[in-house]
RNA sequence: AGAGCCGGCCGGGCGGCCGCUGCACUGCCCAGCAGUGCAGAGGAAAGUCCGGGCUCCACAGGGCAGGGUGCCAGGUAACACCUGGGCGGCGUGAGCCGACGGAAAGUGCCACAGAGACCAGACCGCCGAUGGCCGGCGCCUCAGGCGCCGGCACAGGCAAGGGUGAAAGGGUGCGGUAAGAGCGCACCGCGCGGCUGGUAACAGUCCGCGGUAAGGCAAACCCCACCCGGAGCAAGGCCAAAUAGGGGAGCUAUGGCGUGGCCCGCGCCGCUCCCGGGUAGGCCGCUAGAGGCAUGCGGUGACGUAUGCCCCAGAGGAAUGGCCGCUCUCGACAGAACCCGGCUUACAGGCCGGCUCUCCCC
Numbered sequence: 001a002g003a004g005c006c007g008g009c010c011g012g013g014c015g016g017c018c019g020c021u022g023c024a025c026u027g028c029c030c031a032g033c034a035g036u037g038c039a040g041a042g043g044a045a046a047g048u049c050c051g052g053g054c055u056c057c058a059c060a061g062g063g064c065a066g067g068g069u070g071c072c073a074g075g076u077a078a079c080a081c082c083u084g085g086g087c088g089g090c091g092u093g094a095g096c097c098g099a100c101g102g103a104a105a106g107u108g109c110c111a112c113a114g115a116g117a118c119c120a121g122a123c124c125g126c127c128g129a130u131g132g133c134c135g136g137c138g139c140c141u142c143a144g145g146c147g148c149c150g151g152c153a154c155a156g157g158c159a160a161g162g163g164u165g166a167a168a169g170g171g172u173g174c175g176g177u178a179a180g181a182g183c184g185c186a187c188c189g190c191g192c193g194g195c196u197g198g199u200a201a202c203a204g205u206c207c208g209c210g211g212u213a214a215g216g217c218a219a220a221c222c223c224c225a226c227c228c229g230g231a232g233c234a235a236g237g238c239c240a241a242a243u244a245g246g247g248g249a250g251c252u253a254u255g256g257c258g259u260g261g262c263c264c265g266c267g268c269c270g271c272u273c274c275c276g277g278g279u280a281g282g283c284c285g286c287u288a289g290a291g292g293c294a295u296g297c298g299g300u301g302a303c304g305u306a307u308g309c310c311c312c313a314g315a316g317g318a319a320u321g322g323c324c325g326c327u328c329u330c331g332a333c334a335g336a337a338c339c340c341g342g343c344u345u346a347c348a349g350g351c352c353g354g355c356u357c358u359c360c361c362c
Stems, first nucleotide, its partner, number of pairs: 001358010012327007020040009042333001046344002049342005054232004061264004066228005071085005086100001087098004101223002106221002108217003123162002125158003132152009170188006189212001190210005195204003236284004246275006255269005291310008
């Protein structure tokens, strides 16, 4: 100097004039209006994917089905989140990713190619004794027999070499064999057991046994371990008002209804459907919280704890708008609707810190 990786922050500001919402105070002609003061959209408010608080069912138990998670240890109110570690993969590296329990419980799939992809198997090949056929040589008791050498084919043996394929019944080497093969041996891989380290997952230039259950897929069904009531602020309460306490059908205690489905249990005594009529108003819930900030202590960390300080939106068809001046990084993604902890997605431009790699100079 360049290229990367990880983390954090800002994302318009200042002033003036009108206008909006909430709260407090004061005044008034007090259904309300006016004045003053304070406060007033986000890092994602988004997606609605998880987990809760809260409300109701409801005083609410057990099981089956169903659903969720899936290495270990922690954090947390809890989680599919976060932190640290292990293992695996990618990257030179800083780092990033992981749907990460089990294939010896069972079932299923591996197209095509290929001999063969779960009772494995022979396409090209290698060997092929005895016996059989052919040729040569020698000997003899000379139609023939015996011995030696070579060749061919069958029966048979092999899966070491080559080929097919994403993947072929462990790998390398030595011995052995007719030729081969864990057939035997050494080392490696694999399985089982022990020892050591670690809370554990797991690890090991460790020890021993076994020739060693073809392989892959569970983000296939499945098995195993742990966890899980339901519905949701349009939850749920209070007040006022209005109407038609109307009409019809069914079940009715050996019943019906409620508890997400089913069973048992429990509770209630009524429940369900169709037609028709009235109301849609106001108030609460609604913002002081598993809250924020600072500092100290503990912890590798997530986080916990102590002290002090602070109050930071509550609309209700939906509050931040309009105009002017200056400045500036010339403004991206984008607006709360009960609240909180996460994850995921979108984001113009700018700033800060740490780490990695390459090149150059001293």
Model confidence (mean pLDDT): 78 of 100. Bacterial RNase P class A from an uncultured Ectothiorhodospiraceae bacterium, 362 nucleotides, folded computationally. Rfam family: Bacterial RNase P class A. Rfam describes the family as follows. Ribonuclease P (RNase P) is a ubiquitous endoribonuclease, found in archaea, bacteria and eukarya as well as chloroplasts and mitochondria. Rfam links the family to the GO terms dimeric ribonuclease P complex, tRNA processing and ribonuclease P activity. By type it is a ribozyme.